Predicted 3D model of a 73-nucleotide RNA (transfer RNA) from a bacterium.
Rfam family: tRNA. Rfam links the family to the GO term triplet codon-amino acid adaptor activity. Rfam classes the family as a transfer RNA.
The sequence was found in a public genome assembly.

């Protein structure tokens, strides 16, 4: 260097037919509960790795970078 695969809250993680509030778990805020706390239940914020392109519209299609990981030389 060449190929693939990934990059979506603090952590883990589903989607991609392009259009609804981006599906979930764990952490974390409030509240009910209880003498307090644990636990359960209710709720509430928080996310598409960076630039540009296509589109009316992009997280999703291209593109080039960056970063992780595998393989081959």
């Nucleotide at each position: 260097g060449g190929c693939g695969a990934g990059g979506u809250a603090g952590c883990c993680a589903a989607g991609g037919u392009g259009g609804u509030c981006a599906c979930g778990g764990c952490a974390g805020g409030u509240g009910u509960c209880u003498g307090a706390a644990a636990a359960a239940c209710a709720u509430c914020a928080g996310a598409u790795g960076u630039c540009g392109g296509u589109u009316c519209g992009a997280c999703u299609c291209c593109g080039a970078c960056c970063c992780u990981c595998g393989c081959c030389a």